RNAcentral holds the full RNA, with entries from ENA. This is a predicted structure of a 478-nucleotide part of an RNA (small-subunit ribosomal RNA, 3' major domain) from uncultured marine Prymnesiales. It matches the Rfam family "Bacterial small subunit ribosomal RNA". Its mean pLDDT, the model's own confidence on a scale to 100, is 84. Taxonomically the source falls in Prymnesiales (Eukaryota, Haptista, Haptophyta, Prymnesiophyceae).

Context: one part of a larger RNA
RNA sequence: UGACGGGGGCCCGCACAAGCGGUGGAGCAUGUGGUUUAAUUCGAUGCAACGCGAAGAACCUUACCUGGUCUUGACAUCCACAGAACUUUCCAGAGAUGGAUUGGUGCCUUCGGGAACUGUGAGACAGGUGCUGCAUGGCUGUCGUCAGCUCGUGUCGUGAGAUGUUCGGUUAAGUCCGGCAACGAGCGCAACCCACAUCCCCAGUUGCCAGCAGGUCAUGCUGGGCACUCUGUGGAAACUGCCCGUGAUAAGCGGGAGGAAGGUGUGGAUGACGUCAAGUCCUCAUGGCCCUUACGGGUUGGGCUACACACGUGCUACAAUGGUUAGGACAAAGAGUUGCGAGCUUGUGAAAGUCAGCUAAUCUCGUAAACCUAGCCCAAGUUCAGAUUGUAGGCUGCAACUCGCCUACAUGAAGUUGGAAUCGCUAGUAAUCGCUGGUCAGCCAUACAGCGGUGAAUCCGUUCCCGGGCCUUGUACA
Repeated sequence: UGACGGGGGCCCGCACAAGCGGUGGAGCAUGUGGUUUAAUUCGAUGCAACGCGAAGAACCUUACCUGGUCUUGACAUCCACAGAACUUUCCAGAGAUGGAUUGGUGCCUUCGGGAACUGUGAGACAGGUGCUGCAUGGCUGUCGUCAGCUCGUGUCGUGAGAUGUUCGGUUAAGUCCGGCAACGAGCGCAACCCACAUCCCCAGUUGCCAGCAGGUCAUGCUGGGCACUCUGUGGAAACUGCCCGUGAUAAGCGGGAGGAAGGUGUGGAUGACGUCAAGUCCUCAUGGCCCUUACGGGUUGGGCUACACACGUGCUACAAUGGUUAGGACAAAGAGUUGCGAGCUUGUGAAAGUCAGCUAAUCUCGUAAACCUAGCCCAAGUUCAGAUUGUAGGCUGCAACUCGCCUACAUGAAGUUGGAAUCGCUAGUAAUCGCUGGUCAGCCAUACAGCGGUGAAUCCGUUCCCGGGCCUUGUACA
């Protein structure tokens, strides 16, 4: 100087407390451990692994296993020879592949040949998701959006170092004020960036009978118009600016006015010096080591989907604040041409047939659901719950047996609020309700990323648990 203390002081955080809803019990989905297996590819392992890499494993993917198979190789550069490239058909085979066969002679040319491509041959070489993340780059997690981490000069100390950065106030903040052997500065904080909330200018193939006219069973449907809504470019607006109190007349704090918004307005992006030899050699790049008729390449089928069991994360429930039947209302944000697909017809339905419009503020996905109104159910393993299983179908796709999704009918398990323990959340939040997208032929999505609808309770307080910051103290630790 640090680190540590079941030392002290001050302070903060959904850390506790106060509340609301969960997990832990059930069924299922998914990931992991374990076990099994020819293989169940590999990685991730306290917080910070376990709906994680994987924004989508039937083949492919795929790295694993089995069988059959190739050896200058699926891919790159160089050399020689032959042939344009390319294409049709047949046979063997599970396919990879092997054999036979048809059409075709193109482009440039100094007529030697050349460019692209294909085949054969030789070797230099290719290739490796093989090992080492404890050799590395890059990227990422975490402490933590915590308020810290340092430097120059000066001063003090023999020196390691100290001072500044400590102290009194204050703040979300090393934020600011005052003081001070310090004076300044840098990386962080804040601001500058994006979205939302108010208004204005400009612009109107979205919106509007707002005002006029026409038309319809009805609808901005038509003429017409940008007033309003909206869309999207620019601008204004918030700064403790104003008032009162308080405070050291400071920084600030408490209250008020005005205002759409008030004291960082709300949310996002943004992550200092560093820690964990944290994670990744399987994104990529790369040192070293290893394989080279195989640890490389292509292929068939299988596996990654196994199942006594254990754990994590979720979904659906156990019902009446509910279930069900009929009718009625209101979004936002997205996506769409190998695509979204209206309407019509067929079907109980999944869907099929046909086909309009739309490269989309124009057309389509597309009826939002919870909600409201009316009826039934009457406390029961039920008109709750829907697992499981049977039969019959639909769709995608060479192909749904291992191993897809959906529909109809039938079947109706466990489950009556979950022990010890444990998690999230402070406001348009929790809870609850639907909608969309990426990946994607299809989909095991209950995941993930977004969008809006309805919309709470509680915060006395900081004794205690956890994590963190500053000062100080002890130490046989570095």